[in-house]
This is a predicted structure of a 690-nucleotide part of an RNA (large-subunit ribosomal RNA, domain II) from a freshwater metagenome.

Context: one part of a larger RNA
RNA sequence: GCCUACGAGUUACGGUAUGUGGCGAGGUUAACCCGAGAGGGGUAGCCGAAGCGAAAGCGAGUCUGAACAGGGCGUUCAGUCGCAUGCUGUAGACCCGAAGCCAAGUGAUCUUGCCAUGGUCAGGUUGAAACGGGGGUAAGACCCCGUGGAGGACCGAACAGGUACCAGUUGAAAAUGGUUCUGAUGAACUGUGGUAAGGGGCGAAAGACCAAUCAAACUUGGCGAUAGCUGGUUCUCCUCGAAAUGCAUUUAGGUGCAGCGUUGCACGUUCAAUUCCGGAGGUAGAGCACUGGAUGGGCUAGAGGUCCAACAAGAUUAUCGACCCCAGCCAAACUCCGAAUUACGGAAUUCCAGAGUGCAGCAGUGAGACCAUGGGGGAUGAGCUUCAUUGGUCGAAAGGGAAACAGCCCAGAUCAUCAGCUAAGGCCCCAAAUUCAGGACUAAGUGUAAAACGAUGUGAAAUUGCUUAGACAGCCAGGAGGUUGGCUUAGAAGCAGCCACCCUUGAAAGAGUGCGUAACAGCUCACUGGUCGAGUGAUUUUGCGCGGACAAUGUAACGGGGCUCAAGUCCUGAGCCGAAGCUAUGGAUUGCGACGAGAUUCGUCUCGUCGUAGUGGUAGAGGAGCGUUGAUGGAGUGCCGAAGCGACGAGGUAACUCGGCGUGGAGUUCCAUCAAGUGAGAAUGUAGGU
Numbered sequence: 001g002c003c004u005a006c007g008a009g010u011u012a013c014g015g016u017a018u019g020u021g022g023c024g025a026g027g028u029u030a031a032c033c034c035g036a037g038a039g040g041g042g043u044a045g046c047c048g049a050a051g052c053g054a055a056a057g058c059g060a061g062u063c064u065g066a067a068c069a070g071g072g073c074g075u076u077c078a079g080u081c082g083c084a085u086g087c088u089g090u091a092g093a094c095c096c097g098a099a100g101c102c103a104a105g106u107g108a109u110c111u112u113g114c115c116a117u118g119g120u121c122a123g124g125u126u127g128a129a130a131c132g133g134g135g136g137u138a139a140g141a142c143c144c145c146g147u148g149g150a151g152g153a154c155c156g157a158a159c160a161g162g163u164a165c166c167a168g169u170u171g172a173a174a175a176u177g178g179u180u181c182u183g184a185u186g187a188a189c190u191g192u193g194g195u196a197a198g199g200g201g202c203g204a205a206a207g208a209c210c211a212a213u214c215a216a217a218c219u220u221g222g223c224g225a226u227a228g229c230u231g232g233u234u235c236u237c238c239u240c241g242a243a244a245u246g247c248a249u250u251u252a253g254g255u256g257c258a259g260c261g262u263u264g265c266a267c268g269u270u271c272a273a274u275u276c277c278g279g280a281g282g283u284a285g286a287g288c289a290c291u292g293g294a295u296g297g298g299c300u301a302g303a304g305g306u307c308c309a310a311c312a313a314g315a316u317u318a319u320c321g322a323c324c325c326c327a328g329c330c331a332a333a334c335u336c337c338g339a340a341u342u343a344c345g346g347a348a349u350u351c352c353a354g355a356g357u358g359c360a361g362c363a364g365u366g367a368g369a370c371c372a373u374g375g376g377g378g379a380u381g382a383g384c385u386u387c388a389u390u391g392g393u394c395g396a397a398a399g400g401g402a403a404a405c406a407g408c409c410c411a412g413a414u415c416a417u418c419a420g421c422u423a424a425g426g427c428c429c430c431a432a433a434u435u436c437a438g439g440a441c442u443a444a445g446u447g448u449a450a451a452a453c454g455a456u457g458u459g460a461a462a463u464u465g466c467u468u469a470g471a472c473a474g475c476c477a478g479g480a481g482g483u484u485g486g487c488u489u490a491g492a493a494g495c496a497g498c499c500a501c502c503c504u505u506g507a508a509a510g511a512g513u514g515c516g517u518a519a520c521a522g523c524u525c526a527c528u529g530g531u532c533g534a535g536u537g538a539u540u541u542u543g544c545g546c547g548g549a550c551a552a553u554g555u556a557a558c559g560g561g562g563c564u565c566a567a568g569u570c571c572u573g574a575g576c577c578g579a580a581g582c583u584a585u586g587g588a589u590u591g592c593g594a595c596g597a598g599a600u601u602c603g604u605c606u607c608g609u610c611g612u613a614g615u616g617g618u619a620g621a622g623g624a625g626c627g628u629u630g631a632u633g634g635a636g637u638g639c640c641g642a643a644g645c646g647a648c649g650a651g652g653u654a655a656c657u658c659g660g661c662g663u664g665g666a667g668u669u670c671c672a673u674c675a676a677g678u679g680a681g682a683a684u685g686u687a688g689g690u
Stems, first nucleotide, its partner, number of pairs: 001690006011091013026047003032040002051058002061073004094232002097229001101222006112196009121186001123155003126151001130147006159183003164179004198214001200210002235625006245258005260366001267358001272350007285337001286335002291331003295327004302320002304317004399410003414587004419583003425577003428561003434574001436573006447563001453547002457544010474531005480504003485499003510525001514523002588615012626679001628676010644663003648659004
């Protein structure tokens, strides 16, 4: 891991509601007795039929009050006792699960300290005190030699330890092995016996150790401690179907109340939807009339400067400039204006039957991890699984599309069908359906990722210059003279720089466009003629493309193949494919309605047919059933083969049921009612097997 068995809302006493039954202004007994499912217990008690008041008390009223007032609570509405079920209270209260707390005991054969009594430490080294001899001195001190054998002395076995690394890590071992290392006459090691006990011991002190257990041992008990926490909680079908919000909370992963779900009851056109009518409002937008911001122009008071002038007056202008006028703007905390939508009120309509809905009250119940997208808004440097509002989806929703893809697009799965039509999206092949029709564009494989910016890519539109009196481009020729303009400069001659930029001849030619020279020269351009013979320049807007363009295993930024008058992009048209959508045919089932039949305790219930609307679903509410064990009553069956078991066959919407055969060898089934130790795949579940 698997298999088999076991394994979780129970029971008692209260409360409350629903269903059902008895009796009914009454209902009912409790302990107990007994001849024991009967009967007794009834002038025990409890609930109800009357309330109000703190009470005395009064009473359909009463209390308050001075009150014949007002107000509060009552007066109208049948209860009570069983049984069943839902929920709830008190109990372990659906089951398993702590770490812990307390009490009484048991432990020092491990280990810590101490006590008593024993034991052990190869070998080697060093050479303290003291002593002896010699030297030395006034005597010493002191020096030398020898003897001696001290030391928590040295080296190193046993013994004791455990420094580092390696191995081991389901080990050879629940702490070890190997190599290396430390102490090794000492605060050494060790045998035996004894002693100190749990808030206590013992501790050269690490919270260490006290029997593989220690920041409070172990055993038993309180004990089923408590667990707002985690996990688990066993058969089926049918109807409906949430929430993840508000308020409060020693509250934030809990709970209470409300909101939302469900069941029953009640009301009946209310409600809802659509249309119309009515007023309310200051958002979007817009605007500048106010409050502010802010650009240009005009006009102009004023300010500054200058001239004149002692001042003043006057004149003038680099500049600034209120008011006013014109034009063009900005605003969440501006408004002369001003929607749509929404909300509120009123009316009408919506065949019948319904459904949606609303109000009041009851019994309860569930949840409070939300996520993504689009619109508007707040906040931010930006972004956000950040906050709020509205609606949709997911949650709790399968199906088709988006390659794959909870939240996007289409669409809401009652069941069956080898029938049809469509939605989104598609129609060359993978792969169902057009290599469909017409017109354009794109050359970049753009399509099949991206910006500022850049570019004679290319299509379309518009405005405009030149042009058969010959344009644009090319080619041939000219491109001159005054003059080397003046100044500057060493020089400056079209071409360093400054100033000016004229005239003449002409078809045309700048006091010169760019090279070039030291300066000239030289080349060239503007401009003109010829040749040629039809378009050629500029600007703006726009469609589709180009560059800008760099990432890690492997093309890898169309799902792939592959695609170029597309199988790309835009416009137009026709057809087809395509879903659990819709339709068709048949079946099941639920609500409601109508009709019919049967039963009835007369409340109603059951069945059938038809019509109509439905039947996704987590938490959850409600309903109806299947099966297991036992009891009671009734009816059956079995050695001519019961139960159980096995592989088959058949039936039912399901839980399940039935049949023959084989095995088995003695009990067992059906119907009705009743009662439960009543259904397993999960709980690191328990036991056994493997």